[in-house]
RNA sequence: CGGGAUGUAGCGCAGUUGGUAGCGCACUACGUUCGGGACGUAGGGGUCGUCCGUUCGAGCCGGAUCAUCCCGA
Repeated sequence: CGGGAUGUAGCGCAGUUGGUAGCGCACUACGUUCGGGACGUAGGGGUCGUCCGUUCGAGCCGGAUCAUCCCGA
């Protein structure tokens, strides 16, 4: 320098015809317990790496860019 993959909640991931962003673990409160853990119930947490474009509408389509990883030179 060229090509490819990945980027979504604290962590791991799903989201496939473009139509209000979800799951597990973790976290908080309560219950259970002498207490903890485990279990149960309820709840909080995200502008989807960044910018621009297309569209009535973008996590999803297009362009650029950044980070990490892989291949090549």
Annotation:
Predicted 3D model of a 73-nucleotide RNA (transfer RNA) from a Bacteroidales bacterium. The prediction has a mean pLDDT of 81. The RNAcentral record of the sequence draws on ENA. A source record names the gene trnP. The organism belongs to Bacteroidales, within Bacteria. Rfam family: tRNA. About the family: Transfer RNA (tRNA) molecules are approximately 80 nucleotides in length.